[in-house]
RNA sequence: GCCUGCAUAGCUCAGUUGGUAGAGUACCACACUCGUAAUGUGGGGGUCGAGGGUUCAAUCCCCUCUGCAGGCU
Numbered sequence: 001g002c003c004u005g006c007a008u009a010g011c012u013c014a015g016u017u018g019g020u021a022g023a024g025u026a027c028c029a030c031a032c033u034c035g036u037a038a039u040g041u042g043g044g045g046g047u048c049g050a051g052g053g054u055u056c057a058a059u060c061c062c063c064u065c066u067g068c069a070g071g072c073u
Base pairs, nucleotide, nucleotide: 001072002071003070004069005068006067007066010025011024012023013022019056027043028042029041030040031039049065050064051063052062053061
């Protein structure tokens, strides 16, 4: 220098042939317990890496950039 993949909740990851985003875990509250842990129930938390484009509508499609990982030279 070129090519490919990834970027979504604090963390690990799903997700949708484009239609107002979920799980596990963690955190908070409550129940249970003599108390803690465990368990159960409920709750909060995301401008879906950034900027543009297409579209009535973009996390999803297109372009550019940034970061990370891998490969080639």

A computed fold for a 73-nucleotide RNA from a Candidatus Pacearchaeota archaeon, annotated as transfer RNA.
Its Rfam family is "tRNA". Rfam's curators write: Transfer RNA (tRNA) molecules are approximately 80 nucleotides in length.
The RNAcentral record of the sequence draws on ENA.
Lineage of the source: Archaea > Nanobdellati > Candidatus Pacearchaeota.